Predicted 3D model of a 72-nucleotide RNA (transfer RNA) from a Desulfuromonadales bacterium. The coordinates come from a structure-prediction model, not an experiment, and the mean pLDDT is 84.
RNA sequence: AGGCGCGUAGCUCAGGGGUAGAGCACUAGCUCGACACGCUAGGGGUCGGCGGUUCGAAACCGCCCGCGCCUA
Numbered sequence: 001a002g003g004c005g006c007g008u009a010g011c012u013c014a015g016g017g018g019u020a021g022a023g024c025a026c027u028a029g030c031u032c033g034a035c036a037c038g039c040u041a042g043g044g045g046u047c048g049g050c051g052g053u054u055c056g057a058a059a060c061c062g063c064c065c066g067c068g069c070c071u072a
Base pairs, nucleotide, nucleotide: 001071002070003069004068005067006066007065010024011023012022013021018055026042027041028040029039030038048064049063050062051061052060
């Protein structure tokens, strides 16, 4: 320098055009002598950034940034 993959909640990851979810974690209540487990409810995300396409973008396109791998 070029190629490929990845970037979404605190963590691990789904979702691949129609207003973003799961598990764990966190908070409150119930339960218990108490803790843990369990049950119920809840909070938390400008979807890496900027533009473009579209009635509508986390998703499609371009550039850039970061990480990993490969080639030279």
It was read from a public genome assembly.
Rfam family: tRNA. By type it is a transfer RNA.